RNA sequence: AACAUGGACGGCAAUGGAAUCUGCCGGGCCCAUCGGGCCAAACCGCACGAUCGUGCUAAUGAUUCCUACCCACAA
Numbered sequence: 001a002a003c004a005u006g007g008a009c010g011g012c013a014a015u016g017g018a019a020u021c022u023g024c025c026g027g028g029c030c031c032a033u034c035g036g037g038c039c040a041a042a043c044c045g046c047a048c049g050a051u052c053g054u055g056c057u058a059a060u061g062a063u064u065c066c067u068a069c070c071c072a073c074a075a
Stems, first nucleotide, its partner, number of pairs: 009026005016066006027039005045056004
């Protein structure tokens, strides 16, 4: 220096918040430097359709709770 593994941490998983679990990504640059900023990666639903376009489902990746929205029933 490179590679592999393990741990920690950060980010992400089609509409909000919290907790837990699971999966995925994690490389580079800058600065007034132990913190901060920027870029990249992971990520960005479904059907028809060559494209334009048209139609449809869902606040979860999963579980629980809260909030918003929709439907039905009751008071």
A computed fold for a 75-nucleotide RNA from Beijerinckia sp. L45, annotated as Fluoride riboswitch aptamer (crcB RNA motif). The source organism's lineage runs through Bacteria, Pseudomonadati, Pseudomonadota, Alphaproteobacteria and Beijerinckia. Model confidence (mean pLDDT): 75 of 100. It matches the Rfam family "Fluoride riboswitch aptamer (crcB RNA motif)". For this family Rfam cites "Widespread genetic switches and toxicity resistance proteins for fluoride" (Baker et al., Science, 2012).